The RNA shown here (small-subunit ribosomal RNA) has 1454 nucleotides and comes from an uncultured Rhodobacterales bacterium. RNAcentral records the identical sequence in 2 taxa. The sequence is in RNAcentral, with records from ENA, Greengenes and SILVA. The prediction has a mean pLDDT of 84.
């Protein structure tokens, strides 16, 4: 310590006592007397003690008040006499199951009754005093009325009357939740006036009168709720909040009602109605724990059916005493708050263990063990209180105090991704699972789960709820409203708030002094008591509040008088699309007639629909009609807004100068309220030229209910009523006032003179700009500064300006306006970036202009797919697809089949054996491999089976894997892009991101350079520096070369290095010179000279970066898998498959050509398992012999296009597929699956659709030639030369790239965001026939208790009257009447729940349909109003810029 069921309750106890107030019976007795029981009677049972359901009320707080009451207590005066009838009990007789009653005798009293008495008192009358007057106080009365209890005293009582004191009743001020989607509301209601009631005022009640009262300062209505001192957070100022403990109310099963009493309309009291439970003999009774324990239920959840009156305190008593779940202890519960304890020292081999780990170590960790110490708490033993003033302690053998034993018996909880103190391992694999907010988990998780370790509080720890706080995030204190959420669309006004100078007063506010009063408790200081705290005790502050009463008067406020700086007036200029009415002008469109006059016309992007040989367009003249009014026209002008534009005219509002000798604050704002109010849009009547929703036709399109044409109706116009919205905007409420300017423009005044200018002033209306201010953009004297007044509006986004209700509306909808329920943002401003079907400046075989191709065929690869046992694996737009593969028949090989090994084919290293290595040869077998047998024999040496090496064998650690992950990697590579660009240090600037330097004016191939400039420098790119080709010079001359000189068949040889070359060094070009052009710069144009000219040519060279781009299959490595297999050997097949699809290429199609012949001129390179001269055989591939050459030597080596001749346009003398067959080579082996040669065969194929490539000069195109790989295989790749073009007006356009600017709702950056209909699940909500319930109200019914009024036939002890009998007075009972609960029956209002079917809304990793918005979003978006359409939306009409981009015009800066 039941916050929930004011649900129900079993048991037991919580209120009794008094014998000194009576009698009566029973027990006991020492006869004195004690004790008991039901009564009668007195006090108490109205206090304590529970609860918080009701109550938004004088119920509570707070502070006044005036018409009461009070038992007990206390204090003063004054009495306490005389009588008299009862009736419980008891006893007899019934009734009834009981509970309980009925009648009859008899009987007491401090119980009733009657009478005397009356200081007071009450109540009549009087009289004085005060007062207007109700009345108040005091006198007097000869008037009326009313007492008592007792016992022998004493004590204790009675009674009457005052005071006191305590309680208690009533009354007022002020304060006390939330709703206006409650706006009226009352009839006994409000007041009087008689009357009645009451302890006391009063509509409390009752008759009659008047018709009041309450209410936007929120009446009534609904909701909710006890209130308060305090409690709790808070700097406060507020905010929640009303457990405990303390004061007031309220209840006591529900509802009602009233007895007794001093006090109740009474928690353990009545009575009557209900509902419930219980007892019953069915006839009838009996009960009320929201008293203390407990029980059941309900709920996340709250304790013992304990002790005691010992104490404090109450009730009865004279007292002893009795009685008290008040109380004062004990149990239970860590439920809070406070204290203590689970040990203290020392202790390193840093023990074992765990646990990580680069394997070294390192952490747990002085911790632990160990060694020495103490003993608080608990335990055991002994003593043992105060609490109590003489007795009496439940607590209690308790609290303390001594004495033992022994480190003994005593630690948990939560975290450890950030905020937030604390990190690792190993499981899990968007899975289990975590979370407060952001967020983690999809194989290397400090975030799940376990361990280690760590932090953090500790007898608690952590969750959850709740309440403040930080939230200035409702802002009084203390926020806001161009753009973030907010200025009503404008006015005019009501109440209401505010208000100009001066004097005087008052003193309500207001200040200041003093009185009461603000209960104790709490909280705060300052002491004290419990060993300390918590706790508690005394003292003092405070209780910021309210009455009250003195004062003071500056400000506010109220009286009173005065003024003129605000406000209005009145005179007399003035400017204007200000508003209404009528009237009139021309121009254009259109139609109508007529006239020319022909074939088209209209329309577009291009076109159709459409008009027009019945004569349009066009022209030209005449009519007719409605609307609107070009130029002038201007960020010109007027009005509050909305809006207003030919010209007159009449009517008529405001405004603005000037002067003024009036009025005297008459202002200002404005809630409700009134007006007025754009287009659309209704309504009746009209009127309709043109335009023009809807429609209808024709285009676009994938559709095309659009955009565009072509026709067209409301409806745009007039008249009257409506409607009340607009992005009704400057998104900026209305008024004052104050704070730098500068330029312009409309209106009026003044002044000055040079008459068109210069200065001032007043009102408007722009643009810039200080200072301030703003988040920032930007406002800035026409504020968005700086003050003051009002008034409206805001409070996260979405549901929603909706839905229900109300007001308005003909409608259509306007106005006012919510919550469930869901997100964790939605938003502004700026900044960087991206990106635009935005702009601008410039680049690039980017496009043009050219040249040649692919795309069309064969055939050659390479991909994709299909097949397949396998068709191994990777690459995937550019940047995969002749790519890895510089060459798959076997091998390669990774893939399938099939047989085989299992320490392994291969590294180390241990252990034993045998020894070189090596070769051949049989036999099985596809071989891997298996059995057999033969030759042949190591080195070193300290001479030891010592080293070293091989090879077998058995095993154990290990070996191995082209298995997975390029999204775990390291390296390397592509790409953008050889694009000109990417940053940095200081400084400056900006709240900041950031920016500036890097932008700007020229120039560059270039962020290349120059000038400017709040920037100065600097760095990695750029250029250069490095190769190579061209010119020249030198060095050097063999294998190269030969001008000169010999000499040869030949630079063959002697010779020479001049040339060519060859490779090594150098030089040489720098816009240096000249001119021209630009700023006199940079450069740029032209020219000279020169082999080359402005980077001469080609290369190498790849900034910061981007694509999770590519590779775990080159090679390396995390982690994960396999481990007689995913490892390793071998045969064989496959990677070579083929209906097809696409990339790359060969070859062509032919005469610039084919075939023939003739024959001249290169470069690069390669060659001993090699290149091979040459000769010889063969049509020929090639084969047989052979010199050279390890190469500027010798050799492949023949260059080809060229050049001649033919061939004559045809599927051929083009073209070579494909196929037959002969055959050669190269391999261990061409089936499957190589090249090549030979005869023969002789397909497609006449130049290629959309589409599409590459190239700017030694370049394209064309020719051949070398080289890697390689036994063989190229039409791939790399390389080399020969021939040798054409074309670039130029930057509109297609791509892609650099600057600058702009727009963005993108930033995963446009391959971006995103927006609405269907579908589908799921949640809440609205409508809704209706159906349940609760409240609540109107009329009626019925009418129980009891109280009141009446009556009172019935009954009747006390007084009277009488001898009595009776009467008689009162009274009772019964009836009778009106109140009235509960109960009905109708009806209204209002709150909830369910509710077929509906509406719309939210939400949901991957559905459908378009594509509306964001960029100029490809039709500029919105907004309001209408039509219309699957949908997003379209279109008309008016508005707005919160629109891009060009022009142009005004403007402003420089």
């Nucleotide at each position: 310590g039941c916050c929930u069921a004011a649900c129900a309750c079993a048991u037991g106890c919580a209120a009794g006592u008094c014998g000194a107030g009576c009698g009566c019976c029973c027990c006991u007795u020492u006869c004195g007397g004690g004790g008991g029981g039901a009564g009668c009677g007195g006090c108490g049972g109205a206090c304590g003690g529970g609860u918080g359901a009701g109550u938004a009320a004088c119920g509570c707080g707070u502070g006044g008040g005036a018409a009461c009451g009070u038992g007990c207590c206390u204090u003063u005066c004054g009495g306490u006499u005389c009588g008299g009838a009862a009736u419980a009990g008891c006893c007899c007789c019934g009734g009834g199951a009981a509970a309980c009653u009925g009648g009859g005798a008899u009987u007491a009293a401090c119980g009733c009754c009657g009478g005397a008495u009356a200081c007071g008192c009450c109540c009549g009358c009087u009289c004085a005093u005060a007062g207007g007057g109700a009345u108040a106080u005091g006198g007097g009365u000869u008037g009326g009325g009313g007492a008592a209890a007792g016992u022998u005293u004493u004590a204790c009582g009675c009674c009457g009357a005052g005071g006191g004191a305590u309680c208690g009743g009533c009354c007022c001020g002020c304060g006390u939740c939330u709703g206006a989607u409650u706006a009226g509301g009352u009839a006994g209601u409000u007041g009087g006036u008689g009357g009645g009631g009451u302890a006391a005022c009063g509509g409390c009640c009752u008759a009659c009168c008047a018709a009041g009262c309450c209410g936007a300062c929120g009446a009534u209505c609904a909701g909710u709720a006890g209130c308060u001192g305090g409690u709790u957070u808070g700097a406060g100022a507020g905010g929640a909040u009303g457990a405990u403990c303390a004061g007031c109310c309220a209840c006591a099963c529900u509802g009602g009602g009233a007895c007794u009493g001093a006090g109740a309309c009474a928690c353990g009291g009545c009575c009557c109605a209900g509902a419930c439970u219980c007892c019953u003999a069915c006839g009838g009774g009996a009960g009320g724990c929201a008293g203390c324990a407990g029980u059941g239920g309900g709920g996340a959840a709250u304790c013992u059916u304990g002790g005691a009156c010992a104490a404090u305190g109450g009730g009865g008593g004279c007292a002893a005493c009795c009685c008290u779940g008040a109380u004062c202890c004990a149990g239970c519960c860590a439920u809070g708050c406070c204290g203590c304890g689970u040990g203290a020292a020392c202790g390193a081999u840093g023990a074992a263990g765990g646990c990580c780990u680069u394997a070294g170590g390192g952490u747990u960790g002085u911790a632990a063990a160990g060694u020495u110490c103490u003993u608080u708490c608990a335990c055991c033993g002994g003593g043992g209180a105060a609490g109590a003033u003489a007795a009496u302690g439940a607590c209690g053998g308790u609290a303390c105090c001594c004495g033992g034993a022994g480190a003994a018996g005593a630690a948990g909880c939560c975290c450890c991704g950030g905020c937030u103190a604390a990190c690792u391992c190993c499981g899990u694999g968007c899975c289990a699972g975590c979370a407060g907010c952001c967020g983690c988990g999809g194989u290397a998780a400090u975030a799940c789960g376990g361990a280690g370790g760590g932090g953090g509080c500790u007898a608690g720890c952590g969750u959850u709820g709740u309440u403040c706080g930080g939230a200035a995030u409702u802002a009084c204190u203390g926020g806001g409203c161009g753009u973030a959420a907010a200025g009503c669309g404008c006015a005019c006004g009501u109440a209401g708030g505010c208000g100009g100078a001066u004097a005087u007063u008052u003193a309500a506010g207001u200040c200041g002094g003093g009185g009461g009063u603000g209960a104790a408790a709490u909280c705060c200081c300052g002491g004290g008591g419990c060993u300390c705290a918590a706790c508690c005790c005394c003292g003092g502050a405070a209780c910021u509040g309210c009455c009250u009463u003195c004062g003071a008067u500056a400000c506010u406020g109220g009286a009173u008088g005065u003024c003129u700086g605000g406000a209005g007036g009145u005179c007399g200029a003035g400017a204007g699309a200000g508003g209404c009415g009528a009237g009139u002008g021309g121009a254009a469109u259109u139609c109508c007639g007529a006239g020319u006059g022909u074939a088209g016309a209209g329309g577009u992007g291009a076109a159709a629909u459409u008009c027009g040989u019945a004569g349009a367009u066009a022209u030209u003249c005449g009519g007719a009609g409605g609307a609107a009014c070009a130029c002038c026209a201007g960020u010109g002008g007027c009005g509050a807004a909305g809006g207003c534009g030919g010209c007159u005219c009449g009517c008529u509002g405001g405004c603005u100068c000037g002067a003024u000798a009036c009025u005297g604050a008459c202002g200002c704002u404005g809630a409700g309220g009134u007006g007025c109010g754009a287009a659309a849009g209704c309504g009746u009547g009209g009127g309709g030229a043109g335009c023009a929703a809807a429609c209808a036709g024709g285009a676009u399109u994938a559709g095309a209910u659009a955009c565009c044409c072509u026709g067209g109706u409301a409806g745009u116009c007039c008249a009257c009523g409506c409607c009340g919205u607009a992005a009704a905007c400057g998104a900026u409420g209305a008024g004052a006032g104050c704070u730098a300017g500068a330029c312009g423009u409309c209106g009026g005044g003044c002044g000055g003179c040079u008459u068109g200018c210069c200065g001032u002033u007043c009102g408007g209306u722009g643009u810039c700009g200080c200072a301030g201010u703003u988040a920032a953009c930007g406002c800035a004297u026409u504020a968005a500064g700086c003050u003051c007044u009002c008034c409206g509006c805001c409070u996260g986004g979405g549901g929603a300006g909706u839905a229900c209700g109300g007001c308005c509306g003909c409608a259509a909808g306007u106005u006012u306006a919510a919550a469930a329920c869901u997100c964790a943002a939605a938003g502004g401003a700026a900044u960087u970036g991206a990106c635009g079907g935005g702009g601008g400046c410039c680049c690039g075989c980017a496009c043009a202009a050219g040249c040649g191709g692919u795309g069309g065929a064969g055939c050659a690869u390479g991909u994709g797919g299909u097949u397949u046992a396998a068709u191994u694996c990777g690459a995937a737009g550019c940047a995969a697809c002749g790519c890895g593969c510089a060459g798959a028949a076997c091998c390669u090989u990774a893939c399938c089949a099939u047989c085989c090994c299992u320490u392994g084919a291969c590294u180390u290293g241990c252990c034993c054996g045998u020894c070189g290595c090596g070769g051949g040869c049989c036999g099985g077998g596809a071989g891997a491999c298996c059995g057999g047998u033969c030759c042949u024999u190591c080195a070193g040496u300290u001479c030891g089976g010592c080293u070293g090496g091989a090879c077998g064998g058995a095993g154990c650690a290990c070996a191995g894997g082209u298995g997975c992950u390029g999204c775990a990697u390291g390296g390397c590579u592509g790409u953008c892009g050889u694009c000109a660009g990417c940053u940095c240090g200081u400084g400056u600037c900006g709240u900041g991101a950031g920016a500036u330097g890097u932008u700007g004016g020229g120039u560059u191939a270039a962020g290349u350079c120059c000038c400017g400039c709040a920037a100065c420098g600097a760095g990695c790119g750029c250029a250069a520096c490095c190769c190579u080709c061209g010119c020249c010079a030198u060095u050097a001359g063999u294998u190269g070369c030969c001008a000169u000189c010999a000499u040869u068949a030949a630079g063959u040889u002697g010779g020479g290095c001049a040339c060519u070359c060859u490779a090594g060094u150098g030089g040489g070009a720098c816009u240096g010179c000249c001119g021209g052009u630009g700023a006199u710069a940079a450069g740029c144009c032209g020219g000279a000279g020169g082999a080359a000219g402005g980077u001469g040519g080609g290369g190498a060279u790849g900034a910061c970066g981007u694509c999770a781009a590519g590779u775990c299959a080159u090679c390396a490595u995390g982690g994960c898998c396999c481990u007689u297999a995913c490892g390793g050997g071998c045969u064989g097949g496959g990677c070579u498959a083929c209906a097809c699809a696409c990339g790359u290429g060969c070859u062509a199609c032919a005469a610039u050509g084919g075939c023939a012949g003739u024959g001249a001129c290169a470069a690069u390179g390669g060659g001993c398992a090699g290149c091979u001269a040459c000769u010889c055989c063969g049509c020929g591939a090639g084969g047989g012999g052979a010199a050279g050459c390890u190469a500027a030597u010798c050799c492949c080596a023949a260059a080809a296009a060229a050049c001649u001749g033919u061939c004559u346009c045809a599927g051929u003398u083009c073209g070579g597929a494909u196929u037959g067959u002969u055959c050669u080579c190269u391999g261990c082996a061409a089936c499957u699956c190589g090249a090549g040669a030979g005869c023969a065969u002789g397909a497609a194929g006449u130049c290629g659709g959309a589409a599409u490539c590459g190239c700017u000069a030694g370049u394209a195109a064309u020719c051949g030639c070398g080289g890697a790989u390689c036994a063989g295989c190229a039409u791939g790749c790399c390389g080399c030369g020969g021939u040798g073009a054409a074309u670039a007006c130029g930057u509109u356009c297609c791509c892609g790239g650099g600057c600058c600017u702009u727009g963005u709702a993108c930033a995963c950056a446009c391959c971006g965001c995103c927006c609405g209909u269907c579908a589908c699940a799921c949640c809440a909500u609205g409508g809704g026939a209706g159906u349940u319930g609760g409240c609540u109200u109107u009329a009626c019914c019925c009418g129980a208790a009891g109280a009141c009024g009446g009556u009172g036939c019935g009954c009747u002890a006390a007084c009277c009257a009488g001898c009595a009998a009776u009467g008689g007075a009162g009274g009772c009972a019964g009836c009778c009447g009106g109140c009235c609960a509960c109960g009905g029956u109708a009806g209204g209002g209002u709150c909830a729940g369910c509710g077929a079917c509906u509406g719309g809304g939210g939400u949901g990793a991957a559905g459908u349909c378009g594509u509306a918005a964001c960029a100029a979003g490809g039709u500029a978006g919105c907004c309001g109003u209408a039509g219309g359409g699957g949908a997003a939306c379209c279109u008309g009409c008016g508005g707005c810029u919160g629109g891009a981009u060009c022009a142009c015009c005004u403007c402003c800066u420089u």